[in-house]
RNA sequence: CUCAUAUCCAGAGAGGUGGAGGGUCUGGCCCUAUGAAACCCGGCAACCGGCUUUUUAUAAAGCAGCGGUGCCAAUUCCUGCAGUAUGAAAAUACUGAAAGAUGUGAG
Numbered sequence: 001c002u003c004a005u006a007u008c009c010a011g012a013g014a015g016g017u018g019g020a021g022g023g024u025c026u027g028g029c030c031c032u033a034u035g036a037a038a039c040c041c042g043g044c045a046a047c048c049g050g051c052u053u054u055u056u057a058u059a060a061a062g063c064a065g066c067g068g069u070g071c072c073a074a075u076u077c078c079u080g081c082a083g084u085a086u087g088a089a090a091a092u093a094c095u096g097a098a099a100g101a102u103g104u105g106a107g
Base pairs, nucleotide, nucleotide: 001107002106003105004104005103006102007101008100013041015040016039017038021031022030023029025080027078028077042072043071044070047068048067050063051062052061053060054059076099081096082095083094084093085092086091
């Protein structure tokens, strides 16, 4: 990087270094010097691994969190394609894709 698959309306510091940017992309709308990114510490969660019970097995339920990731503004901040409902329109609500993120497995 490609493919498959699961999840994405919950949760997480008024700490240190650092200095201007950040929220993937589009269009919005936001966050930021009452300090961005990044790094450290801290924390959240529990996907894999671990443990227990059940099961022929696949698997299911539960526990811990010392192992491997992940995450810590806003629903994956909203939106981008297709459709449904209401509406004169503007617009609003909803559904499904696509895209993206993370885990796991395979190449």
A computed fold for a 107-nucleotide RNA from Geosporobacter ferrireducens, annotated as SAM riboswitch aptamer (S box leader).
The source organism's lineage runs through Bacteria, Bacillati, Bacillota, Clostridia and Geosporobacter.